A computed fold for a 73-nucleotide RNA from a candidate division WWE3 bacterium, annotated as transfer RNA. Its mean pLDDT, the model's own confidence on a scale to 100, is 80. It matches the Rfam family "tRNA". By type it is a transfer RNA.
């Protein structure tokens, strides 16, 4: 320097064609146990890296930054 990818709860990942942001783990509480694990049930917790745009509506398209990760010079 030039191309590509990634970025979403505490941590791993989804979200179809733009139409209610969701699974798993973790966490709290309750139920079971004499206790603890297990298991089984509620529940919290999200400015979707940022900052414009388009649009009736953007995690999803479009510009631009930033972060990290390939690959080439």
């Nucleotide at each position: 320097c030039g191309g590509g990818g990634a970025c979403u709860g505490g941590c791993g990942c989804a979200a179809u064609u733009g139409g209610c942001a969701g699974c798993g783990u973790g966490c709290a509480c309750g139920c079971u146990u004499c206790g603890g694990g297990u298991g089984c049930g509620u529940g919290a917790g999200g400015u979707u890296c940022c900052g414009g745009g388009u649009u009736c509506g953007a995690g999803u398209c479009c510009c631009g930054g930033g972060u990290c990760c390939c690959c080439g010079a």